[in-house]
RNA sequence: GCGGGUUUAGCUCAGUCGGUAGAGCGACACGUUCCCAACGUGUAGGUCGCCAGUUCGAUCCUGGUAACCCGCU
Numbered sequence: 001g002c003g004g005g006u007u008u009a010g011c012u013c014a015g016u017c018g019g020u021a022g023a024g025c026g027a028c029a030c031g032u033u034c035c036c037a038a039c040g041u042g043u044a045g046g047u048c049g050c051c052a053g054u055u056c057g058a059u060c061c062u063g064g065u066a067a068c069c070c071g072c073u
């Protein structure tokens, strides 16, 4: 330098036929307990890496760009 992959909640990841974004774990509150743990219920948490384009509408399509990983030279 070239090609490919990944980037979504604190962590691990779903979600792509374009239509108001989810799970598990974790956090917090409450219940249960003498306390803890475990269990149950609930709550908070995301400009979907960033910039732009297409579209009535983009996590999803297109272009650029950044970080990480793999391969080639």
Stems, first nucleotide, its partner, number of pairs: 001072007010025004019056001027043005049065005

Notes:
The prediction has a mean pLDDT of 81. Predicted 3D model of a 73-nucleotide RNA (transfer RNA) from a Pseudomonadota bacterium. The sequence was found in a public genome assembly. It matches the Rfam family "tRNA". From the family's description: Transfer RNA (tRNA) molecules are approximately 80 nucleotides in length. Lineage of the source: Bacteria > Pseudomonadati > Pseudomonadota.